A computed fold for a 113-nucleotide RNA from Salisediminibacterium selenitireducens, annotated as SAM riboswitch aptamer (S box leader).
RNA sequence: CAAUUAUCAAGAGUGGACGAGAGAACUGGCUCCAUGACUCCACGGCAACCUGGCCAUAUACCGGCAAAGGUGCCCCGACCAGCAGACGGACUCGUCCGUCUGGGUGAUGAGCG
Numbered sequence: 001c002a003a004u005u006a007u008c009a010a011g012a013g014u015g016g017a018c019g020a021g022a023g024a025a026c027u028g029g030c031u032c033c034a035u036g037a038c039u040c041c042a043c044g045g046c047a048a049c050c051u052g053g054c055c056a057u058a059u060a061c062c063g064g065c066a067a068a069g070g071u072g073c074c075c076c077g078a079c080c081a082g083c084a085g086a087c088g089g090a091c092u093c094g095u096c097c098g099u100c101u102g103g104g105u106g107a108u109g110a111g112c113g
Stems, first nucleotide, its partner, number of pairs: 001113001004110005013043005021032003026082004044074003049070003053065003078105001083102009
């Protein structure tokens, strides 16, 4: 980096450094930001994807406990929309709005090439 697969609910923050942009590709909207955003560092925490441990079990599948190790994550929040469909509503009757579902894009884990 490519493809595959699971998840994208909930949860969990203080201090310090830097100094201008930032909100996971693009576009539009909206929002955050010199009362210091984004990012980085330290410490702390959350969760339970992988390894290992314990329980249960039929050495399977499913499941439970804990949190040692590898990741991840710690405002709202994957900010909303885009493409398709269903339902509902409005009206100038072919458009607009709302809800939901799917898709797309992206993020993280795992194994694999």

Its Rfam family is "SAM riboswitch aptamer (S box leader)". About the family: The SAM riboswitch is found upstream of a number of genes which code for proteins involved in methionine or cysteine biosynthesis in Gram-positive bacteria.